[in-house]
């Protein structure tokens, strides 16, 4: 070069056949608890779903591109 898989919260992952308000677990913050710290409760923040574009009445989901990572093949 060329094929494949993969990208959602600081980390790791889930989201079914396109649909109501995008989740969780971990961590992080503030409060309770302690002479303090862990641990325990209870409460919050945080996401332009990797970037652009297209389909559609509506896209994390489909479909093109393009970027990064891994893995095969030359």
């Nucleotide at each position: 070069g060329c094929u494949g898989a993969u990208g959602u919260a600081g980390c790791u992952c889930a989201g079914c056949c396109g649909g109501u308000u995008a989740g969780a677990g971990u961590g992080c913050c503030u409060g309770c608890c302690u002479c303090a710290c862990a641990u325990g409760c209870a409460g919050g923040a945080a996401g332009u779903c990797g970037g652009g574009g297209g389909u559609u009445c509506g896209a994390g989901u489909c479909c093109c591109u393009c970027c990064a990572u891994c893995a095969g093949c030359a």
Background:
Transfer RNA from a Tissierellia bacterium, 74 nucleotides, folded computationally. The coordinates come from a structure-prediction model, not an experiment, and the mean pLDDT is 81. It matches the Rfam family "tRNA". Rfam classes the family as a transfer RNA.